[in-house]
Context: one part of a larger RNA
């Protein structure tokens, strides 16, 4: 010097990103207990008091024995009271909650990155939408078949949201889905016809070798017309994917604009919330908290770029979550000291 422990004057978070670590608290009985609340809780809220030993009185139930059958006696158990004793200390060791206030997120118990993340992530009960009439939808399998389910729409599958309370606005133009069928377009296939190849048959001519005409059948190309879903089209649908404006004038100080004009749009963001886990400018303005605050809380709204089931806003209870503050407590610190054990170091 290092590691692990223990104690510490005065101060008590001045340390630090941050009370990290440590300390405090801790048991039982009694007293007492705010705010909020979904009336269950919050709550062990908070905050107090008592606790050892001896003697004695008293009450209760039980056990044993005796008998006069409801009394007596006895060791022990539990409750209550009185008096006394000792110690620095009486839950005397071990064991054994620190507490409170405000805010954010998630309702909750639960689940998760085995071995850097336990959370605000996942799940959840509840809500909504879509599909599915049973040989169900859906899933696995080439198939047979199986699951769904020995279930049957109060059932099953898929998607989003996520207790509860108050609510969930406008837009169907685009994309998707559903329904419709008059018209337009549209494939394979079919096909009247057209046009090639080959060329049976028959006819004519012949120098008997053949030539010309006819043209069935087979076959190639083309093809009017016919022909479904789909698309175009007509409607519906946003707790479907998604979207939810600009310029400008105006009130008897100024400022602002309830009001008006105009352009564009499918419709121009409603309620609620808002410098937010979202705010660039920004350490926004104001107030509180501090001696001092880029933090926190409240409020304002000028929302770069909140917003209503990728839910909005609240919310008791809950949380090894996160943020800020307070009390208690402390070697975290001012500022270090000493002690114990083990290393390092020296000798061997």
């Nucleotide at each position: 010097c290092c590691c692990a422990u223990g104690u510490u004057a005065a101060g008590g978070a001045a340390u630090u990103a941050g009370g990290c670590a440590a300390a405090u608290u801790a048991c039982u009985u009694c007293c007492g207990u705010a705010u909020g609340u979904u009336u269950g809780c919050u709550a062990g809220a908070a905050g107090g008091a008592a606790g050892c030993c001896c003697u004695u009185c008293u009450c209760a139930a039980c056990c044993u024995a005796g008998c006069u059958u409801g009394c007596u006696a006895g060791a022990g158990u539990g409750g209550g009271g009185a008096g006394g004793g000792g110690g620095c200390a009486c839950a005397a060791a071990c064991c054994a909650g620190g507490u409170c206030c405000a805010a954010u997120c998630g309702a909750c118990u639960g689940u998760u990155u085995a071995a850097c993340a336990a959370a605000a992530a996942c799940a959840c009960a509840g809500g909504c939408c879509c599909c599915u009439g049973c040989u169900a939808a859906c899933a696995c399998g080439u198939a047979a078949g199986u699951g769904g389910a020995u279930g049957u729409a109060u059932a099953g599958g898929g998607g989003c949201u996520g207790a509860c309370g108050c609510c969930u606005g406008c837009c169907c133009a685009a994309u998707g889905c559903c329904a419709g069928a008059a018209g337009a377009u549209u494939a394979c296939g079919g096909a009247a016809g057209g046009u090639g190849g080959u060329g049976a048959u028959u006819c004519u001519c012949u120098u008997c070798g053949g030539a010309g005409a006819u043209g069935a059948g087979c076959u190639g190309c083309u093809g009017a017309c016919u022909u479904a879903a789909g698309u175009c089209c007509u409607g519906g649908u946003c707790a479907a994917u998604g979207g939810c404006g600009g310029c400008u004038g105006u009130a008897a100080c100024u400022a602002u604009a309830a009001c008006g004009g105009u352009c564009c749009u499918a419709a121009g963001g409603u309620a609620g919330c808002g410098a937010a886990g979202u705010u660039c400018c920004u350490c926004g303005g104001c107030g509180c908290u501090u001696a001092a605050u880029a933090g926190g809380c409240g409020u304002c709204c000028c929302g770069c770029a909140c917003g209503a089931a990728a839910g909005g806003c609240g919310u008791a209870a809950c949380g090894a979550g996160u943020u800020g503050g307070a009390c208690a407590c402390u070697g975290u610190c001012u500022c270090a000291a000493c002690a114990u054990g083990g290393g390092g170091c020296u000798c061997g």